Context: one part of a larger RNA
Molecule: large-subunit ribosomal RNA, domain IV
Organism: Gemmatimonadota bacterium
RNA sequence: ACCGGGUCAAGGAACUCGGCAUAAUGAUCCCGUAACUUCGGAAGAAGGGAUGCCGCAGAGGGUGUAGCGUACAGCGAAGCUCUCUGUGGUCGCAGAUAAUCGGCCCAAGCGACUGUUUAGCAAAAACACAGGUGUGUGCCAAGCCGCACAAGGCGCCGUAUACACACUGACGCCUGCCCGGUGCCGGAAGGUUAAGGGGAGAUGUUAGCCGCAAGGCGAAGCAUUGAGCCGAAGCCCCGGUAAACGGCGGCCGUAACUAUAACGGUCCUAAGGUAGCGAAAUUCCUUGUCGGGUAAGUUCCGACCUGCACGAAUGGCGUAACGACUUGGGCACUGUCUCGACCCGGUGCUCG
Repeated sequence: ACCGGGUCAAGGAACUCGGCAUAAUGAUCCCGUAACUUCGGAAGAAGGGAUGCCGCAGAGGGUGUAGCGUACAGCGAAGCUCUCUGUGGUCGCAGAUAAUCGGCCCAAGCGACUGUUUAGCAAAAACACAGGUGUGUGCCAAGCCGCACAAGGCGCCGUAUACACACUGACGCCUGCCCGGUGCCGGAAGGUUAAGGGGAGAUGUUAGCCGCAAGGCGAAGCAUUGAGCCGAAGCCCCGGUAAACGGCGGCCGUAACUAUAACGGUCCUAAGGUAGCGAAAUUCCUUGUCGGGUAAGUUCCGACCUGCACGAAUGGCGUAACGACUUGGGCACUGUCUCGACCCGGUGCUCG
């Protein structure tokens, strides 16, 4: 010096990102116990009191001697024993004397809850969840595994109150407007359109014909091509659908102080954000402004609304209970600190 343990005057969070780590609380019995609440809880809420040992008295339980009891039952002085109540005394600083053995309260955020998770830095507000909704699937189901668009298997020895997929996530109150884009579903008149069908035509070749020759023309066949035309789904097109992917405006003016604008005008859009919430796990400006708490508060709580850039199952807003979650405050308590000191054990180092 480090590691582990113990003690400390006065103060008591002044420490620190943060009470991290300590300390404190702690058992049993009794009294007592708030807001809120889904009436179950919250609750061991909180906050108080008692506790050793020795007598005495009383009450009760067990057993049970003598005794009672016609008496195999049962009752039951005494004794032994287990408790309870009252009262008196007594010792210590201390009586749950050791060990084991909740600290508590207030407010807010998030997630309803019990659960699950990054085996080896994250346990959470992430995942799951019961509940809600949508969509698919009529059975050799849909979907999935496998694979050779095999067999076979799961689904299921199930049958739409089922199974599969997706989103949301208890409960309460609710869930507004937009189908123009993208997706999905339905439609089939028209447009477009592949292979294929079809084969007009074209080209090559040459029996033949013409020509003095060079060469020219050229049927059939064969070969190479090949137009119009016919030709499905899809796309275009016509509708539907947002608890499908998603989206949910701007400018100007106006009231008898001022300010503001219920009101009006205009442009654009598929439609212009409803309820609720709001400087928020979302607010840049920002330590917004006001109030509360503090002597003093960029955090916190309550409001306001100017929402840079909340908003309704990518759910909105609440919510009792729950949480090794996050944030702010308080009581208790302490070597966290002012500020350090000493003791015990171990390790290392230095000297010997």